This is a predicted structure of a 125-nucleotide RNA (c-di-GMP-I-GGC riboswitch aptamer) from an Anaerolineales bacterium.
The sequence was found by an Rfam model in a public genome assembly.
Rfam family: c-di-GMP-I-GGC riboswitch aptamer. Its family is annotated with cyclic-di-GMP binding in the Gene Ontology.
The model forms 100% of the base pairs in the Rfam consensus.
The source organism's lineage runs through Bacteria, Bacillati, Chloroflexota, Anaerolineae and Anaerolineales.

Parts: sequence; structure tokens; C1' cells
RNA sequence: ACAGAUAAAGGCAAACCUGUCGAAAGGCAGGGACGCAAAGCUCAGGAUCUAAACGGCGCAGCGCUGAAAGCAGGGGAAGAUUUUUACCAGCCGGCGCUCGCCGCAAGAUAGCCUGGCCGCCUAGG
Repeated sequence: ACAGAUAAAGGCAAACCUGUCGAAAGGCAGGGACGCAAAGCUCAGGAUCUAAACGGCGCAGCGCUGAAAGCAGGGGAAGAUUUUUACCAGCCGGCGCUCGCCGCAAGAUAGCCUGGCCGCCUAGG
């Protein structure tokens, strides 16, 4: 230096429970121990997880609105027997909110792997 025990001194703490922070993934604190020789630190690479905000989309829902043009309908009036037109709500268009889907940035995991940094102990090899 590698490596590592039926060793010693110590260390950490999964699930779960409680409190708390967060939109969530998850974090922190206390209890608790499945495990761990780096289960110490670090998101640099990969992997996995999250989707609030932001952006895009919609055969979704609701509300508001529509100058001009268009479609079909209701409807009062006028002329008069098929024309004109106030008005109404629909299609359609625009805007907003909600919902759903997608996306990147972003966030999370070091007890998923690799890399980086630091560290306690020493039987046998």
C1' cells in the first nucleotide's frame, strides 16, 4: 500500500411511528434497528424518482366577449307571401380560469453505480 476477522475501542441507522419543512420526490429532529468497513463528505458522469411554477397542446369543462363577414334556428315589427330587420341563444373566433397531456430547465436520492476528497482499528495474507 492492498486487503480485512467469530478482534478491540467506538461510529452510523432501513422499514415503521411522532413532530416539522416541501407542490411532490424527499429533507430535518426524536423514537426505533434492517443492515453498513467508509451507510463519512461531494450530484462531476450515469441511473432512478418528482412535476408546483414556466412553455406548448386540447374533439375537455366553465365564464366573459365578438367590429366586419358566414351558416342554420328562434323571434317582434314592416312591407306583404317571401323579402328586410331590432333582439335572442347556437356553430365559429378571441380572452381568462380550471382540468388533462407533453416538454425543457429545475429539484431529490451519496443506504443505486462510477469518479473525486478525507478518515478509526490491525489478527491472518